[in-house]
RNA sequence: AGAGAAAAAUGGCAAACUUACUGAAAGGUAAGGACGCAAAACCACGGGUCUAAUGUAUGAAGGAAAAUGCGAUGAUAGCCGGGCUACCUCA
Numbered sequence: 001a002g003a004g005a006a007a008a009a010u011g012g013c014a015a016a017c018u019u020a021c022u023g024a025a026a027g028g029u030a031a032g033g034a035c036g037c038a039a040a041a042c043c044a045c046g047g048g049u050c051u052a053a054u055g056u057a058u059g060a061a062g063g064a065a066a067a068u069g070c071g072a073u074g075a076u077a078g079c080c081g082g083g084c085u086a087c088c089u090c091a
Base pairs, nucleotide, nucleotide: 002090003089004088012037013036017032018031019030020029021028022027035078042083043082045081046080047079048076049075050074055070056069057068058067
């Protein structure tokens, strides 16, 4: 270089839920909390999924509202693949 099924060491992260803040929402951040995780570190590149404010179509007839559809430019790295770096063990 490469490999890690099981086991060990040092440590690490933190789901649901609760509270506060933030965001149109999905979600995010902080504190508590541990379901789990060997990359549950990092990167939205491919696929998936979630959301739908702005926009757009219908509403709609001259103008206009509720409502509904579409739609990522938003989100998810703890959905999968890929990229990239790393502790320990083996080598």
c-di-GMP-I riboswitch aptamer from Litchfieldia stipae, 91 nucleotides, folded computationally. Its mean pLDDT, the model's own confidence on a scale to 100, is 85. Taxonomically the source falls in Litchfieldia (Bacteria, Bacillota, Caryophanales, Bacillaceae). RNAcentral holds the sequence, with entries from Rfam. It matches the Rfam family "c-di-GMP-I riboswitch aptamer". Its family is annotated with cyclic-di-GMP binding in the Gene Ontology. Rfam's curators write: GEMM was predicted in a large-scale screen for bacterial structured RNA regulatory elements. Genes associated with GEMM are involved in a diverse array of functions, including chemotaxis regulation, signal transduction, secretion and chitin.